[in-house]
Predicted 3D model of a 113-nucleotide RNA (SAM riboswitch aptamer (S box leader)) from a bacterium.
RNA sequence: GAUUUAUAAAGAAUGAGGCGAGAGACAGGCUCUAAGACCCUCUGGCAACCUCCACAAAUUGGAAUAGGUGCCAAUUCCUGAUUUCUCAACAAAAGUUGGGAAGAAUAUAAAUU
Repeated sequence: GAUUUAUAAAGAAUGAGGCGAGAGACAGGCUCUAAGACCCUCUGGCAACCUCCACAAAUUGGAAUAGGUGCCAAUUCCUGAUUUCUCAACAAAAGUUGGGAAGAAUAUAAAUU
């Protein structure tokens, strides 16, 4: 890097120091940002997966020097991705608008390669 599986409407500092211009994956919006965002280090915290304990097992429960990662603006910030299905309204039909679901995309974890 790739594949598979699971999760993503919850939770958690406007902390201190450094850097100095964009950032929120991509497109369109809309937000954050020189009163210093993003990113890095430290501290503080949250708890999804793995690890640990209990259990025959589990979609169960528990623990913390939270051990390995991760996370701590806005629902993954909202919509969309060559989309698909379904419902309703308008309409002769085609189609248009709105709602719902799936899929896809993205992120994280674990396993395999």
The coordinates come from a structure-prediction model, not an experiment, and the mean pLDDT is 75.